[in-house]
RNA sequence: GCCGUUGUAGCUCAAUGGCAGAGCGGCUGAUUUGUAAUCAGUAGGUUGGGAGUUCAACUCUCCCCGGCGGCU
Numbered sequence: 001g002c003c004g005u006u007g008u009a010g011c012u013c014a015a016u017g018g019c020a021g022a023g024c025g026g027c028u029g030a031u032u033u034g035u036a037a038u039c040a041g042u043a044g045g046u047u048g049g050g051a052g053u054u055c056a057a058c059u060c061u062c063c064c065c066g067g068c069g070g071c072u
Stems, first nucleotide, its partner, number of pairs: 001071007010024004018055001026042005048064005
């Protein structure tokens, strides 16, 4: 340099173009002599950045940036 793949909550990952979710973690409460565990509730997102297509974009197209793999 070229090709492919990937970027979503603090972490690991979902989500057929039509309400952005789960597990773990955080916080609050219950339970306990206390801690852990368990149970209930709750907060947390510019879906990497920009532009385009569309009534509607995490999803499709283009550019840029980062990660990973391959080729040279």

This is a predicted structure of a 72-nucleotide RNA (transfer RNA) from a Desulfobacteraceae bacterium. The RNAcentral record of the sequence draws on ENA. Its mean pLDDT, the model's own confidence on a scale to 100, is 82.